Context: one part of a larger RNA
């Protein structure tokens, strides 16, 4: 050297914890912001690097309420200090809030530099300091006014609004490829990813020019089903309904036009145009005009007003256990109790229903704020008939041609949508029922609004976990989106655990120190701050046994 076996160093695996994460459910809120936001600079403490709070009134300043003996954040020690005339600490509504950021008086290399105007305040006066105002854009009433008589642009001036931020959800404008098709080009992926507008607590869609099929249903939205069925498809990969049924909410309704009043402008003087209000909204046609008839019934999503009653944002009440061995310690053992609308669950020196903190239940708000019943008041709201004069949404339907979107790739391709052209009809009218005609059905386009059911969760709140347990669980359990790294756009860690309690080791030796031997605490110091448990690699010391 090597092998074993004590016993030690190193190292941090394993174990056991959890302050932090993960998913989910349930409720709230579903926005913020020119009254200056999100997000930041920069200050602010006796002392003060961080982090927290705050904000020249700066770990704060009022006032209402709650509760309570302490208190002066993380943070211990020290000074000084507040505090039963109620501190601190909870919660409500104030004030306060420096510069930058939409940043909005000009500028700018954000976080700083530079002005006008009016007024304070200082000064003998300047200077110099404070406090307000001063961006664009849009609409809306004004005012002034060119080329240029009239006007208009433009200039200006008031009041209203807007701008940026923000996870997902929603709606619209554009819109791919890797891929699949075992390769590719139609086709897929996917109208997804991405970009862009632009809204809301939701959004979007909606009260039939819809379906059906010869019986009939009656607005939209979501679920299940119908069905992977009918289909479509280089008939390949693949893509894929719709009637119908049963479910979930559940709701209807205003214009424009006809004609009627009232104003008005234009001018070719009997045409053409505007504004206001009544009237009027529909398909078994409705409505206007003309007759008859009803003064009350029912509703209302709007709009004021009232604000019950519930709740939100501090909080209070809240049962019942002793004894004893052992042990540092008792909540576990043994021995006897009790309470329980409470034996959820945390902690507490081992396992506690009865020791705390709480949990069943049950109460509570000066303020703010959500809810919104009731009442009023405001808005809507009827019927019948006769006649055919009027009236019922025009560059619309339709069509041709290119597109697009419909489960549907141009097919026989209907139905929506529309970029180019042509371009009706008016109730005796028109649209649709998958080319197209007839017949029958049914429905009334070219204008609006409309709650529930549905999507999402960045916030807050309370739940639950055959979800992790520190190389896991968020990247982040810790000064972490920090350190570092990159010119940047971005990238991006590592890093928990003394003990119950510091009781954190007075003193004494060795040593410059670091370090360590007593002593000393403690139940353990091989629990000593490099600290729980300490595995293996790896280093030694000793002892054996071989070479």
């Nucleotide at each position: 050297g090597g092998c074993u076996g004590a016993c030690g160093g190193c190292g941090g695996a394993u174990g056991c914890c959890u302050u932090g994460g993960c998913a989910c459910c349930a409720g709230g809120a579903g926005g913020c912001g020119a009254u200056g936001a999100a997000g930041g600079a920069c200050g602010u403490g006796g002392a003060a690097a961080g982090c927290u709070g705050c904000g020249a009134u700066a770990a704060g300043c009022u006032u209402c309420g709650g509760u309570a003996a302490g208190c002066u954040g993380c943070u211990a020690a020290c000074a000084g200090g507040c505090u039963a005339u109620g501190a601190c600490c909870c919660g409500g509504a104030g004030a306060u809030u420096u510069c930058c950021g939409a940043a909005u008086g000009g500028g700018g290399a954000a976080a700083c530099c530079c002005a006008a105007u009016a007024g304070a305040g200082u000064u003998c006066a300047u200077a110099c300091u404070c406090u307000a105002u001063u961006a664009u854009c849009a609409u809306g009433c004004g005012a002034u006014a060119a080329a240029u008589u009239c006007a208009u642009a433009g200039u200006u001036g008031c009041a209203u609004g807007a701008g940026g931020c923000g996870a997902a959800c929603g709606g619209g404008g554009g819109g791919a490829a890797g891929u699949g098709a075992a390769a590719c080009a139609u086709c897929u992926c996917a109208g997804u990813a991405c970009c862009c507008c632009c809204a809301g607590g939701a959004a979007u869609a909606g009260a039939a020019a819809u379906c059906a099929a010869u019986u009939g249903a009656g607005a939209u939205u979501c679920c299940g089903u119908a069905a992977g069925u009918a289909g479509c498809g280089g008939c390949g990969a693949g893509c894929g309904a719709a009637c119908g049924c049963g479910g979930a909410a559940g709701a209807g309704c205003c214009c424009a036009a006809a004609c009627c009043u009232g104003u008005g402008a234009g001018c070719u003087u009997g045409c053409u145009u505007g504004c206001a209000g009544g009237g009027g909204u529909u398909g078994u046609a409705g409505g206007a005009c003309c007759c008859c008839g009803a003064u009350g019934u029912g509703g209302g999503a709007u709009u004021g007003a009232u604000g019950a009653u519930g709740g939100a944002u501090a909080g209070c009440g809240g049962a019942a256990c002793g004894g004893u061995a052992u042990g540092g310690a008792a909540a576990g053992g043994c021995c006897g109790a009790u309470c329980a609308u409470a034996g959820a669950g945390g902690g507490u020196g081992a396992u506690a229903a009865u020791c705390c903190c709480g949990u069943a239940c049950g109460c509570g708000a000066a303020a703010u704020c959500c809810u919104g019943a009731u009442u009023c008041a405001c808005c809507c709201u009827a019927g019948g008939g006769u006649g055919u004069u009027c009236c019922u949404g025009a560059g619309u339907a339709c069509c041709a041609c290119g597109a697009g979107a419909c489960a549907c790739g141009u097919g026989a391709a209907a139905c929506c949508u529309u970029g180019u052209g042509g371009g009706a009809a008016u109730c005796u009218g028109g649209g649709a029922g998958g080319a197209c005609c007839a017949u029958c059905u049914u429905c009334c386009a070219a204008g609006g609004c409309u709650a529930a059911a549905u999507a999402c969760u960045a916030c807050c709140u309370g739940g639950u976990g055959a979800c992790c347990g520190a190389u896991a669980g968020u990247g982040a359990a810790c000064u972490a989106g920090u350190a570092c790294c990159g010119u940047g756009a971005g990238g991006g860690a590592a890093a928990g655990g003394u003990g119950a309690a510091a009781a954190g080791a007075a003193c004494c030796c060795c040593g410059g120190g670091a370090g360590g031997g007593g002593a000393g605490u403690g139940a353990a110091a091989u629990a000593g701050a490099a600290a729980c448990u300490g595995a293996a690699a790896c280093c030694g010391u000793c002892a054996g046994c071989u070479u």